Molecule: transfer RNA
Organism: Methanobacteriota archaeon
RNA sequence: GCAGAGGUAGCUCAGCCCGGUAAGGCGCGAGACUGGAAAUCUCGUGGGAGCAAUCCCUCGGGGGUUCAAAUCCCUCCCUCUGCG
Numbered sequence: 001g002c003a004g005a006g007g008u009a010g011c012u013c014a015g016c017c018c019g020g021u022a023a024g025g026c027g028c029g030a031g032a033c034u035g036g037a038a039a040u041c042u043c044g045u046g047g048g049a050g051c052a053a054u055c056c057c058u059c060g061g062g063g064g065u066u067c068a069a070a071u072c073c074c075u076c077c078c079u080c081u082g083c084g
Base pairs, nucleotide, nucleotide: 001083002082003081004080005079006078007077010026011025012024020067027045028044029043030042031041032040046057047056048055049054060076061075062074063073064072
């Protein structure tokens, strides 16, 4: 340099093909249970603002298309594998 695979919330991992507004697990918090723990069960859990209702932002970075983008297009960065 070329080709392929990948980058998603603290960690892990779906969703991408075919656009409809981030699912699940781990972990964490609260509760139940227990004499107390562990295990198990229930609820909650991306980030920010707010007393609250609610609002805003987030899928490696930037730009574009669209009513709407993690998803489509362009470009750049990073990781892994192979070729040279």